Predicted 3D model of a 74-nucleotide RNA (transfer RNA) from Mucisphaera calidilacus.
RNA sequence: CGGGGCGUAGCUCAGCUUGGUAGAGCGCGGUCUUUGGGUGGCCGAGGUCGCACGUUCAAAUCGUGUCGCCCCGA
Numbered sequence: 001c002g003g004g005g006c007g008u009a010g011c012u013c014a015g016c017u018u019g020g021u022a023g024a025g026c027g028c029g030g031u032c033u034u035u036g037g038g039u040g041g042c043c044g045a046g047g048u049c050g051c052a053c054g055u056u057c058a059a060a061u062c063g064u065g066u067c068g069c070c071c072c073g074a
Base pairs, nucleotide, nucleotide: 001073002072003071004070005069006068007067010026011025012024013023020057028044029043030042031041032040050066051065052064053063054062
């Protein structure tokens, strides 16, 4: 310098192909159960979907650029 993969909740990741209300598990908070804790049940909080621009009625999803990490080539 060129090519490819990944980036979504505190953590691990789905969802992207085929645009249409942002999700799961663990964790966290409240509550019930217990003498207490754990387990279990119920409820809840938590997100500019790496960033910017564009396309569109509508973008996590499509396009362009860019940043970070990893891999390959030179």
Rfam family: tRNA. Rfam's curators write: Transfer RNA (tRNA) molecules are approximately 80 nucleotides in length. Rfam classes the family as a transfer RNA. The coordinates come from a structure-prediction model, not an experiment, and the mean pLDDT is 81.